[in-house]
Context: one part of a larger RNA
RNA sequence: UCCAGCGAGUUAAUGUUGUCGGCAAGGCUAAGUCAGUUGAUGGAGCCACAGUGAAAGCGAGCCUGAAUAGGGCGACAAGUCGGCAGUAUUAGACCCGAAACCGGGUGACCUAACCAUGAGCAGGUUGAAGCUGCGGUAACACGCAGUGGAGGACCGAACCAGGGUACGCAGUAAAGUGCUUGGAUGACUUGUGGUUAGCGGUGAAAUGCCAAUCGAACUCGGAGAUAGCUGGUUCUCCUCGAAAUAGCUUUAGGGCUAGCGUUGUGUAGUAGCAUUUGGGGGUAGAGCUCUGAAAGGGUCUGGGGCCGGCAACGGUACCCAUCCCUAUCAAACUACGAAUACCGAAUGUGUAAUCACGGCAGUCAGAACGGCGGGGCUAAGCUCGUCGCUCAAAAGGGAAACAGCCCAGACCAUCGUCUAAGGUCCCUAAUUAAUACUAAGUGGGAAACAAGGUGAAGUUUCUUAAACAGCUAGGAUGUUGGCUUAGAAGCAGCCAUUCAUUUAAAGAGUGCGUAACAGCUCACUAGUCAAGAGAUUUUGCGUGGAAAAUGUAACGGGGCUAAGUAUUAAACCGAAGACAUGGAUUGUUAUUAUGAUACGUCAUAGUAAUAGUGGUAGAGGAGCGUUGAUAUUGCGGUGAAGUCAGAUUGGAAAGUCUGGUGGAGCGGUAUCAAGUGAGAAUGCUGGA
Repeated sequence: UCCAGCGAGUUAAUGUUGUCGGCAAGGCUAAGUCAGUUGAUGGAGCCACAGUGAAAGCGAGCCUGAAUAGGGCGACAAGUCGGCAGUAUUAGACCCGAAACCGGGUGACCUAACCAUGAGCAGGUUGAAGCUGCGGUAACACGCAGUGGAGGACCGAACCAGGGUACGCAGUAAAGUGCUUGGAUGACUUGUGGUUAGCGGUGAAAUGCCAAUCGAACUCGGAGAUAGCUGGUUCUCCUCGAAAUAGCUUUAGGGCUAGCGUUGUGUAGUAGCAUUUGGGGGUAGAGCUCUGAAAGGGUCUGGGGCCGGCAACGGUACCCAUCCCUAUCAAACUACGAAUACCGAAUGUGUAAUCACGGCAGUCAGAACGGCGGGGCUAAGCUCGUCGCUCAAAAGGGAAACAGCCCAGACCAUCGUCUAAGGUCCCUAAUUAAUACUAAGUGGGAAACAAGGUGAAGUUUCUUAAACAGCUAGGAUGUUGGCUUAGAAGCAGCCAUUCAUUUAAAGAGUGCGUAACAGCUCACUAGUCAAGAGAUUUUGCGUGGAAAAUGUAACGGGGCUAAGUAUUAAACCGAAGACAUGGAUUGUUAUUAUGAUACGUCAUAGUAAUAGUGGUAGAGGAGCGUUGAUAUUGCGGUGAAGUCAGAUUGGAAAGUCUGGUGGAGCGGUAUCAAGUGAGAAUGCUGGA
């Protein structure tokens, strides 16, 4: 990992709801007793038949109350017992799963410490005290030589340890092996026997050790502890189909009630929608009266500051406030004010979508996207609210791929038709035409900003009385204007009635230049030439701006100058959409037959019409199969069950037949009862 078998909503009691049945103002017995195929008996007792009040009590009424008022609860009759089904409660209560807690015992053959009694430590080295001799001292002290043999002394085997490293890591080994290393007469090592026990012992102390187990051993029991947690929970089809919200919660991944689902019963033209109509509002917008914010100007109205003045008072290019004009801003501003939405009414439409009362749930982690808002950075696949939508619980087509985007909601079948979004050169089903634009592979990623890219639409100036560009020529005089300055002559700077003269025209000068002049040039003018030239606004499509890590890699690819972009026209393709044909099924309506009937109708089967038939949690309904029981009816050595293969029937669970194998039991029908269905639980047992 696979296969086979086993493996999870049960049982009891008591409520409650539905349904079926018995009896019915009543219904039923319980324990027990008798009998022994399930019956008889037993009326204690329970529920109902009357309520109400705290109660005494009263009673179709009672209570409250001073009340004969008002109000609250009642009355105008249906229950009860049993079967089945749903659900609740109490029990282990769908199954498996803790870590733990408590009680009684078993352990010191491992290991910790201790007690008693034994044992062990090759060899080598060092040479303490003491002692002896000699020297020495007044005597000690002290010195030297020898002797001696101390030491948690030294080196190093056995022995003990385990610091380093390599191997080993499903090992030789549930802690080892090799090399190396530390201690090795000691707080040494070790044998045997013994002591200490879990709310405990022992500990040169690491929460270490106490039998491969230790922040509290092991074992049996309480015990199926508890688990708001995780996992699992077994056949089929049909109908409907959620929620991820509110309030409360030692509550936040759990609950309870409501909301939303389902199912049953009942009931009013109910809900919804459309039109008309009546409401309240203070949002969007707008506005500036109020509350605040805020730009410019004015008036000098007031106050302050400053200045002058002895003062009166005057001045002020300063500040504040008022007033006036122009122009504004606001979620917590409003003299205004929608659209929607919401509430009500009328009319129309509308057949259950509404409402009431019961049974049973699930849901309380939501997600993206679009609109309007708050937070954040007008960041986030961010976060919070609200309205909508899809996903969740939705498959199909499109977006290359892509829960939440676009189109569209899959009952089944069809080599039928038409469309949606999106597409129509090839991959790949389907395309042509017209008019423009783009030259950037823009298309097929990006901003501020930049630019004689190019198209369109305007406005305006000059122009055959010759424009624009080019070329030829002029561009002067008073004057070096005045001031300033070392100088300032058109051209450092300042001033201005920037003037006047000659002119075709020529600035008291546009730029370069000089120390200052000079020089070059422009404006301006004439000639030449000959037809358009310049400025500016709006706009379409393009250009630059443009750098990233494995490999083109920012059209899905090929490739495209349209097969790009814009506008227009006509086609086509394209889905599980719509339609067509056939079939299945559910609801409703109508109708036929049969049966029942309280004669109102109901049940079953059929036919027709019509509306449906995606689906998680979940509610409801109908079935298939397994084992056994009762009744009945069948099969079997001329071959049962089981098993293998094939064929076949049914809408599914499933059924039947044929043949092989097998060798003795096994089915159908009706009803009943369950140890009743396996793929998952790191499931359990066995096997490969």
The part of an RNA shown here (large-subunit ribosomal RNA, domain II) has 688 nucleotides and comes from a mouse gut metagenome. Rfam family: Bacterial large subunit ribosomal RNA. Gene Ontology terms of the family: structural constituent of ribosome and ribosome. RNAcentral holds the full RNA, with entries from MGnify. The prediction has a mean pLDDT of 85.